The RNA shown here (SAM riboswitch aptamer (S box leader)) has 132 nucleotides. Rfam family: SAM riboswitch aptamer (S box leader). Rfam links the family to the GO term regulation of gene expression. Rfam's curators write: The SAM riboswitch is found upstream of a number of genes which code for proteins involved in methionine or cysteine biosynthesis in Gram-positive bacteria.

RNA sequence: ACCUUAUCACGAGUGGCAGAGGGAUGGGCCCGAUGAAGCCACGGCAACCGGCGAAAGCUUGGUGCCAAAUCCCACAGAGGACGCACACCUCGGCUUCCGUCAGGAAGGUCGAAGUCCUCUGGCAGAUAAGGA
Numbered sequence: 001a002c003c004u005u006a007u008c009a010c011g012a013g014u015g016g017c018a019g020a021g022g023g024a025u026g027g028g029c030c031c032g033a034u035g036a037a038g039c040c041a042c043g044g045c046a047a048c049c050g051g052c053g054a055a056a057g058c059u060u061g062g063u064g065c066c067a068a069a070u071c072c073c074a075c076a077g078a079g080g081a082c083g084c085a086c087a088c089c090u091c092g093g094c095u096u097c098c099g100u101c102a103g104g105a106a107g108g109u110c111g112a113a114g115u116c117c118u119c120u121g122g123c124a125g126a127u128a129a130g131g132a
Base pairs, nucleotide, nucleotide: 002131003130004129005128006127007126008125013042014041015040016039017038021031022030023029025074026073027072028071043066044065045064048062049061050059051058052057070124075121076120077119078118079117080116081115082114090112091111092110093109094108095106096105097104098103
């Protein structure tokens, strides 16, 4: 590195060293010189495995974790919205009007694309336990 299963809207940080990055990837949005990553010490959360227990549960052990939902989205499907307002307001059909056949304008309506929101499933990722 790979496979399987489970979980992922809960929870939990201070100090020292260090010195510019970090949040897996892409986009977004955040965190960061009032100090990022990393390392160390101490503390805490949680309860996957282990241990104890009849159970509820507990925690001296093995991991893990301690900004934001796995920070949000990514692929597919379903449903909904796109109305007013100074700004923005795609394309096509239909209607009316103008016009030199090209075309233009207006407004309602229908459809498509697109954008946004919600939900479901999936992908990816993280962690644990097991496997090969």
The sequence was found by an Rfam model in a public genome assembly.